[in-house]
Context: one part of a larger RNA
RNA sequence: GAUGAACGCUAGCGGCAGGCCUAACACAUGCAAGUCGAGGGGGAAGUUACUUUCGGGUGACUGAGACCGGCGUACGGGUGCGUAACGCGUAUACAAUCUGCCUUUCACUGGGGGAUAGCCCGAAGAAAUUUGGAUUAAUACCCCAUAGUAUAGUAGUGUGGCAUCACACAACUAUUAAAGCUUAGGUGGUGAAAGAUGAGUAUGCGUUCUAUUAGCUAGUUGGAGAGGUAACGGCUCCCCAAGGCGAUGAUAGAUAGGGGUUCUGAGAGGGAUGUCCCCCACACUGGUACUGAGAUACGGACCAGACUCCUACGGGAGGCAGCAGUGAGGAAUAUUGGACAAUGGUCGGAAGACUGAUCCAGCCAUGCCGCGUGCAGGAUGAAGGUCUUAUGGAUUGUAAACUGCUUUUGUAAGGGAAGAAUAAGGGCUACGCGUAGUUUGAUGACGGUACCUUAUGAAUAAGCAUCGGCUAACUCCGUGCCAGCAGCCGCGGUAAUACGGAGGAUGCGAGCGUUAUCC
Numbered sequence: 001g002a003u004g005a006a007c008g009c010u011a012g013c014g015g016c017a018g019g020c021c022u023a024a025c026a027c028a029u030g031c032a033a034g035u036c037g038a039g040g041g042g043g044a045a046g047u048u049a050c051u052u053u054c055g056g057g058u059g060a061c062u063g064a065g066a067c068c069g070g071c072g073u074a075c076g077g078g079u080g081c082g083u084a085a086c087g088c089g090u091a092u093a094c095a096a097u098c099u100g101c102c103u104u105u106c107a108c109u110g111g112g113g114g115a116u117a118g119c120c121c122g123a124a125g126a127a128a129u130u131u132g133g134a135u136u137a138a139u140a141c142c143c144c145a146u147a148g149u150a151u152a153g154u155a156g157u158g159u160g161g162c163a164u165c166a167c168a169c170a171a172c173u174a175u176u177a178a179a180g181c182u183u184a185g186g187u188g189g190u191g192a193a194a195g196a197u198g199a200g201u202a203u204g205c206g207u208u209c210u211a212u213u214a215g216c217u218a219g220u221u222g223g224a225g226a227g228g229u230a231a232c233g234g235c236u237c238c239c240c241a242a243g244g245c246g247a248u249g250a251u252a253g254a255u256a257g258g259g260g261u262u263c264u265g266a267g268a269g270g271g272a273u274g275u276c277c278c279c280c281a282c283a284c285u286g287g288u289a290c291u292g293a294g295a296u297a298c299g300g301a302c303c304a305g306a307c308u309c310c311u312a313c314g315g316g317a318g319g320c321a322g323c324a325g326u327g328a329g330g331a332a333u334a335u336u337g338g339a340c341a342a343u344g345g346u347c348g349g350a351a352g353a354c355u356g357a358u359c360c361a362g363c364c365a366u367g368c369c370g371c372g373u374g375c376a377g378g379a380u381g382a383a384g385g386u387c388u389u390a391u392g393g394a395u396u397g398u399a400a401a402c403u404g405c406u407u408u409u410g411u412a413a414g415g416g417a418a419g420a421a422u423a424a425g426g427g428c429u430a431c432g433c434g435u436a437g438u439u440u441g442a443u444g445a446c447g448g449u450a451c452c453u454u455a456u457g458a459a460u461a462a463g464c465a466u467c468g469g470c471u472a473a474c475u476c477c478g479u480g481c482c483a484g485c486a487g488c489c490g491c492g493g494u495a496a497u498a499c500g501g502a503g504g505a506u507g508c509g510a511g512c513g514u515u516a517u518c519c
Base pairs, nucleotide, nucleotide: 001518002517003516005515006514007513008512009511012371013370014369015368016367017366018364019363020329025327026326027325029324030323031322034071035070036069039068040067045062046061047060048059049058050057051056078282079281080280087207088206089205090204091203092202093201094200097199098198102195103194104193105192106191107190108189109188110144111143112142113141120133121132122131123130124129150175151174152173153172154171156169157168158167159166160165180187181186208254209253210252215245216244217243220242221241222240223239225237226236227235257279258278259277260276261272262271263270264269284305285304286303287302288301307318308317309316310315335361337360338359339358343357344355345354346353347352374405375404376403377402384396385395386394387393388392410456411455412454413453414452415451419446425440426439427438428437429436430435431434463508464507465506466505467504468489469488470487474503475502476501477500478499484491485490
């Protein structure tokens, strides 16, 4: 000098930040991922019209929940257990790769079929839930057709390179597509090519300590082949060879997420990795795959285990290292708050819905910064305190009283934001006729907050540590090697500037000291 700090004493306000460093310990409760009726079947309930045998029936409108289907749930948010590794950082490569939504371009969108949720009628079960029958739809599923610069095979030609090869052109054969909705304007669907974005893989270099760890290795190292993958590869497998790594530290053990950054230092360097950003890993513990463009998936599935809960004892349910919150641990770390107004995300044509992301508010002197606790005059140098050489003097001290001034701040009253850009809808203009421009036109959680004005009255606001030397600041009293102090030297045994109190002084100041840690 610094800190995600803690503790002691003290405390007026504001702005901006920060806030479980310990038990990746266990979690009550609520919320944190839905959305689309412009994909589909349907339709509780309500309103209304007609009818009525007064039970009801029919039509129109609005239309909840559940179901099938699509997209999303792989983002966003959390934590740092594991990991000494191509994990991260940096620089390259992919002639070894994939990429939903988005953008651009080209072509297509023909015909048919069988089911199944839901609904209805049952059944089993305490429940979770399961199950039988009948019936039905789709942008769900299946079949046929057509098709190419797609895929596979068969002969070619040319160009280029970096070994395998790549690219371009052209031929033949075979295989694989699609879905509708509509307000008739559109919007969607399928195939192909390119882009963008995101991801995957490989490599050079760098990346803690221990030799009181010296040898390690059997899919191990390499080869030919096959399988698998989006893709290369012992990634996996059969066969063959016997290799591969290591004092330039293999193997083993310990510790640890990495970086941008940040603290310190003149620098070299040393330390830290909290907040914010990037990458990685994980989601009760271990394993496994499914779906999908993408996961081996925090709020999905299955299996095993530990734990907790329900049970009619037969069987079931759960996973806060999301936001709040609880217990425990600890020196120690906050509200079971408001809003989607803004920014962004998902779905939707849109309106909009959802969003503990986010934006705000609450708590805490935890930090940094700013402001205030008055200003000017005022000597009889008042009283009181303290010291003294004591009828005297010194000091507290211009300090107070007293006089004048101001009102930051406080209190009260009044006014009162920016953050909002536009969306739907309406009007106008342009043209390539559904797009663009322009105009009009809702919406504020914070918050009656910030800020401004007026009134009022010095009014509402100072402490903490130290005073032997280092080190700025000294006297008296008490105590008497006691009580105690102390960072080091040391102080205290009867005049202690070092202990305790008082007066005075010094330093910093809404803080001041102590402790811990780093340079």
The part of an RNA shown here (small-subunit ribosomal RNA, 5' domain) has 519 nucleotides and comes from an uncultured bacterium. The full RNA is in RNAcentral, with records from ENA, Greengenes and SILVA.